[in-house]
RNA sequence: CGUUGUUAAACGCAAACCGAAAGUAAUUUCGGGACGCAAAGCCCACGGAUCCUAACCUUUACGGGAAGGAUGGCCGGGUUACCUGA
Numbered sequence: 001c002g003u004u005g006u007u008a009a010a011c012g013c014a015a016a017c018c019g020a021a022a023g024u025a026a027u028u029u030c031g032g033g034a035c036g037c038a039a040a041g042c043c044c045a046c047g048g049a050u051c052c053u054a055a056c057c058u059u060u061a062c063g064g065g066a067a068g069g070a071u072g073g074c075c076g077g078g079u080u081a082c083c084u085g086a
Base pairs, nucleotide, nucleotide: 012037013036017032018031019030020029021028022027035073041079042078043077046076047075048074049071050070051069052068053067056065057064058063
C1' cells in the first nucleotide's frame, strides 16, 4: 500500500415504539429507545424496485393521465473510511 475477515477486543451507527416539530402525504429532523448492521458513512448523477399525491388535465362517479416528491436500514453501482487479528 492492497485484499480478506469479524466465534476476540475497542469504537461507531441506530429499527420498532414514544414525545415534539415540518410536510397534503410518503416521509424527514430533534430527543428518548435498541431490532439489527463489517460500511446500517455519503451519493437517487446512472440502472432497477417499492411508496406518496395537495395543485394541474380528464371522468357523472369510481378511477385514470401527466408532473413532482420519498426510501441508500430495498438492491446494483460509485465514492470515502476507524480499531484489533491474519

Record summary: Predicted 3D model of an 86-nucleotide RNA (c-di-GMP-I riboswitch aptamer) from Candidatus Sabulitectum sp. Its Rfam family is "c-di-GMP-I riboswitch aptamer". Rfam links the family to the GO term cyclic-di-GMP binding. Model confidence (mean pLDDT): 82 of 100. The sequence was found by an Rfam model in a public genome assembly. The model forms 95% of the base pairs in the Rfam consensus.